[in-house]
Molecule: Glycine riboswitch aptamer
Organism: marine sediment metagenome
């Protein structure tokens, strides 16, 4: 990393065309757990300050670095389906 079984949360069955759901198309509200974005200490390199010298330390300047954090780009807001993650299996 993958395949099967099982649990698995938020958020308007919103108004209009247009009729129960959906697609689209315009209007207002939400939500965070598909993926995606940006972020900490650390660490490493360089440049300088200290030093007879080097090490240590401090300062810039790159560069790597996580998420349940963020951002809501994507997706989602009755049920269905997905769904991060756990949990048995098996490659």
């Nucleotide at each position: 990393g993958g395949u099967a079984c099982g649990g698995g949360a938020g958020a308007g069955a919103g108004c209009u065309c247009u009729u129960a759901a959906a697609a689209u198309a315009g209007c207002c509200g939400c939500c965070g757990a598909a993926g995606g974005u940006a972020u900490a200490a650390g660490u490493c390199a360089u440049a300088g300050c200290u030093c007879u010298g080097c090490c240590u330390g401090c300062u810039a300047u790159g560069a790597u670095a996580a998420a349940g954090u963020u951002c809501u780009c994507a997706g989602g807001c009755a049920a269905a389906a997905g769904g991060a993650c756990c949990g048995u299996u098996c490659c």